Transfer RNA from a Pseudomonadota bacterium, 71 nucleotides, folded computationally.
Rfam family: tRNA. Rfam classes the family as a transfer RNA.
Model confidence (mean pLDDT): 86 of 100.

RNA sequence: GCCUUUGUGGUUCAAUGGGAGAAUAAUAGACUGAAGAUCUACAGAUGGUGGUUCGAUUCCACCCAAAGGCA
Numbered sequence: 001g002c003c004u005u006u007g008u009g010g011u012u013c014a015a016u017g018g019g020a021g022a023a024u025a026a027u028a029g030a031c032u033g034a035a036g037a038u039c040u041a042c043a044g045a046u047g048g049u050g051g052u053u054c055g056a057u058u059c060c061a062c063c064c065a066a067a068g069g070c071a
Base pairs, nucleotide, nucleotide: 001070002069003068004067005066006065007064010024011023012022013021018054027041028040029039030038047063048062049061050060051059
């Protein structure tokens, strides 16, 4: 330098163009003498910029980051 794959709550993962979800962690409350466990509630995310589309996490281009391969 070229090619491939990946990028989603703090973390691990879903979502094949039409309502962005789960687990866990955090916070608050209930329970307890206290803590743990359990129950309830709440907040929290699509790497960035453009394009296609009525509509994009999803499709396309470029850039950024990580991993792998070729030279």